[in-house]
Context: one part of a larger RNA
RNA sequence: GAACGAACGCUGGCAGCGUGGCUAAGACAUGCAAGUCGAACGGACUGCUCGAUUGGGUAACUGAAAGAGCGGUUAGUGGCGAAAGGGUGAGGAAUAGAUAGGUAACGUACCCCGAACUUCGGAAUAGUGUCGUCUUGAGCAAUCAAGACUACCGAAAGGGGCAGUAAUACCGAAUAAUGUCGUUCGCCUUAAGACGGACGACCAAAGAUUUAUCGGUUUGGGAGCGGCCUAUCUCCUAUCAGCUAGUUGGUGAGGUAAUGGCUCACCAAGGCGACGACGGGUAGCGGGACUGAGAGGUUGGCCCGCCACAUCGGGACUGAGACACUGCCCGGACCUCCACGGAGGGCUGCAGUAACGAAUCUUGGGCAAUGGGCGAAAGCCUGACCCAGCGACGCCGCGUGCAGGAGGAAGCCCCUCGGGGUGUAAACUGCUGUCAGGGGUUAGAAAGCCGAAAGGUUGAUCAGCCCCAGAGGAAGUCACGGCUAACUUCGUGCCAGCAGCCGCGGUAAGACGAAGGUGGCAAGCGUUGUUC
Numbered sequence: 001g002a003a004c005g006a007a008c009g010c011u012g013g014c015a016g017c018g019u020g021g022c023u024a025a026g027a028c029a030u031g032c033a034a035g036u037c038g039a040a041c042g043g044a045c046u047g048c049u050c051g052a053u054u055g056g057g058u059a060a061c062u063g064a065a066a067g068a069g070c071g072g073u074u075a076g077u078g079g080c081g082a083a084a085g086g087g088u089g090a091g092g093a094a095u096a097g098a099u100a101g102g103u104a105a106c107g108u109a110c111c112c113c114g115a116a117c118u119u120c121g122g123a124a125u126a127g128u129g130u131c132g133u134c135u136u137g138a139g140c141a142a143u144c145a146a147g148a149c150u151a152c153c154g155a156a157a158g159g160g161g162c163a164g165u166a167a168u169a170c171c172g173a174a175u176a177a178u179g180u181c182g183u184u185c186g187c188c189u190u191a192a193g194a195c196g197g198a199c200g201a202c203c204a205a206a207g208a209u210u211u212a213u214c215g216g217u218u219u220g221g222g223a224g225c226g227g228c229c230u231a232u233c234u235c236c237u238a239u240c241a242g243c244u245a246g247u248u249g250g251u252g253a254g255g256u257a258a259u260g261g262c263u264c265a266c267c268a269a270g271g272c273g274a275c276g277a278c279g280g281g282u283a284g285c286g287g288g289a290c291u292g293a294g295a296g297g298u299u300g301g302c303c304c305g306c307c308a309c310a311u312c313g314g315g316a317c318u319g320a321g322a323c324a325c326u327g328c329c330c331g332g333a334c335c336u337c338c339a340c341g342g343a344g345g346g347c348u349g350c351a352g353u354a355a356c357g358a359a360u361c362u363u364g365g366g367c368a369a370u371g372g373g374c375g376a377a378a379g380c381c382u383g384a385c386c387c388a389g390c391g392a393c394g395c396c397g398c399g400u401g402c403a404g405g406a407g408g409a410a411g412c413c414c415c416u417c418g419g420g421g422u423g424u425a426a427a428c429u430g431c432u433g434u435c436a437g438g439g440g441u442u443a444g445a446a447a448g449c450c451g452a453a454a455g456g457u458u459g460a461u462c463a464g465c466c467c468c469a470g471a472g473g474a475a476g477u478c479a480c481g482g483c484u485a486a487c488u489u490c491g492u493g494c495c496a497g498c499a500g501c502c503g504c505g506g507u508a509a510g511a512c513g514a515a516g517g518u519g520g521c522a523a524g525c526g527u528u529g530u531u532c
Base pairs, nucleotide, nucleotide: 001532002531003530004529006528007527008526009525010524013398014397016395017394018393019391020390021356027353028352030351031350032349035080036079037078040077041076043074044073045072046071047070048069049068050067053064054063055062056061087309088308089307096234097233098232099231100230101229102228103227106226107225108224111222112221113220114219115218116217117216118215119173120172121171122170128163129162130161131160132149133148134147135146136145137144138143152159153158179202180201181200182199183198184197185196186195188193207214208213209212235281236280237279242272243271244270247269248268249267250266251265252264253263254262284306285305286304287303288299289298290297291296311332312331313330314329315328334345335344336343337342362388364387365386366385370384371382372381373380374379401431402430403429404428411422412421413420414419435473437468438467439466440465441464442463444462445461448457449456450455476521477520478519479518480517481502482501483500487516488515489514490513491512497504498503
């Protein structure tokens, strides 16, 4: 000198764009952060229309109602999603990351392209209903006693018995190769193998509605996304020198989507190491960032990619995908409720709370845009996201007026008492109108969506343009001995104090404190910390 996720002191007008718990991966009150589909299914509730049948009335008229149709809402079954998005960096020095390869050792829901099919049956279950009823006796009644039968429990969380019901839920059968497996042949190769042919065995499906679409099953290919393997590189320490029994390899088996001691049985005795094994410490890694002429040094906050984690430890289930942040089970610590028998919880999501700390924000608005989930769609959900709020925390921009105005007011300071400085500065005169303030207007961020069309409709928030008034509302901070731009007076008297280094201060201090003046930077200035 530059930089910062900064902090502290003094000061503080506006706007744009960014950015903001670096400490306790310590604990969390409250609200929200993952739902959606009635065009898969049966119910329940409800609105309208029709209505067999039927009540009242002399009549006009009025009431009840099985059932049917058209809608609406939805607890449940079922489907898809919930493995994404969002957070954090505890752990981890290699099971991670980066780069370059391999997979003839693999997977893939949704999406795209192609081929074929979508036949016939069965048995449950949730929702729902019911869980007390009847008889006799006593009594005004509440209720009590007895008997019969198929007879709910609990404070809550929740659980149970009986009856019966639907489906794109579940199961069976049929059919099938281009699929899978086995045998065999050909050809190619790099060892397991790939490709092509023949024979045999095995395996599927579901319907919905507005009748034109959306689905379902098998299979080939693609895209995107993943799993696994290899090589190289990736901090300090030798006051860590030897380490290792599933250890290293083989055979066989199991397991996996798949290779493999991944696991197991048997066999062999190997494997790693001064090119630093093993141990200890520290640490998420990269793209990048800062600095520097570069080489290099330092660093990994915001944004992007990967990894890891979700109170601590372990485990599997479901599923295309998890060993799953707002799923399940078990154990520990902690907290909450309780009728003491038991039950519930997990902000390292967005806000917010106390604590810790030098230190870090609103319990805001909206799904209008972009994106995601579900849906045929309308749409619903979305603390992702878009916006607004707070903080000079950073960068950038603008303003606090402009022109004229005296050998020069007053005040203040200095003085050799003559004068000098503040200083065109002010007053005063003439203008301008940025920002802030007030009013109006446009419909730019809007693309879409509904509808046959005509047409209708969508902005949380911001922006553009025009007008009004009036200099009005807007300057500080640090320094002034040398380094280093900028000087005098007074006070103090090795005191009080200053200080980055040299050093100032003991009675004339340009170095302390104050004042006047001057210099630097400026909505900031200075100090501290850290890196180069």
This is a predicted structure of a 532-nucleotide part of an RNA (small-subunit ribosomal RNA, 5' domain) from an uncultured bacterium. Its mean pLDDT, the model's own confidence on a scale to 100, is 80. Rfam family: Bacterial small subunit ribosomal RNA. Rfam links the family to the GO terms ribosome and structural constituent of ribosome.